A computed fold for an 89-nucleotide RNA from a Woeseiaceae bacterium, annotated as c-di-GMP-I-GGC riboswitch aptamer. Taxonomically the source falls in Woeseiaceae (Bacteria, Pseudomonadota, Gammaproteobacteria, Woeseiales). The prediction has a mean pLDDT of 83. Of the family's consensus pairs, 95% are formed in the model. Rfam family: c-di-GMP-I-GGC riboswitch aptamer. Its family is annotated with cyclic-di-GMP binding in the Gene Ontology. It was read from a public genome assembly, where an Rfam model found it.

[in-house]
RNA sequence: UCGGAUAAAGGCAAAACCACCGAAAGGUGGUGACGCAAAGUCACCGGUCUAACGAGCAAUGUUGCUCUACGACAGCGGGACCGCCCGAG
Numbered sequence: 001u002c003g004g005a006u007a008a009a010g011g012c013a014a015a016a017c018c019a020c021c022g023a024a025a026g027g028u029g030g031u032g033a034c035g036c037a038a039a040g041u042c043a044c045c046g047g048u049c050u051a052a053c054g055a056g057c058a059a060u061g062u063u064g065c066u067c068u069a070c071g072a073c074a075g076c077g078g079g080a081c082c083g084c085c086c087g088a089g
Stems, first nucleotide, its partner, number of pairs: 001088004011036002016031006034075001040081003044078003047073003054067005
């Protein structure tokens, strides 16, 4: 520098359930393993989710609908940074 078949030294942990936080999306911890060769880190680009606040409309005594990220997803893709094992050069 390139590659990842078994899997080794080891690592992470989907769904579901429980507890807590959050308006929600979702997050954290526990149980649990669907998977993962970066399923390590970062919202920079695209994408997706949510819509509290805000805006608009309708209704009318606080409710419905629509729009919106400054919220979220790194286990959607790209990118950036860092790194373990094994093999080859």